[in-house]
């Protein structure tokens, strides 16, 4: 330099263009001598930046950052 892959909650990740989700954590609350475990209930997300294309974009295009790989 050139060419691939990732980026979505605190974490690990899912997400057929049409409502942003799970688990594990956090917090309450229940359960008892207490704690852990266990059941229930829960808050928390400019979906990497920025345009574009679409009636409508996490999702399809570009260019960028940022981290792994692979070529010379």
């Nucleotide at each position: 330099u050139u060419c691939c892959u990732a980026g979505u909650a605190g974490c690990u990740c899912a997400g057929c263009g049409g409502c942003a989700g799970a688990g594990c954590g956090u917090a309450u609350g229940g359960c008892u001598g207490u704690u852990a475990a266990c059941c229930a209930u829960u808050g928390g997300g400019u979906c990497g930046u920025u345009g574009g294309u679409u009636c409508g974009a996490u999702c399809c295009c570009a260019a960028c950052c940022u981290a792994g790989g692979a070529a010379g």
Predicted 3D model of a 72-nucleotide RNA (transfer RNA) from Ophirina amphinema. The organism belongs to Ophirina, within Eukaryota. Its Rfam family is "tRNA". About the family: Transfer RNA (tRNA) molecules are approximately 80 nucleotides in length. The family's RNA type in Rfam is transfer RNA. The RNAcentral record of the sequence draws on ENA. Its mean pLDDT, the model's own confidence on a scale to 100, is 81.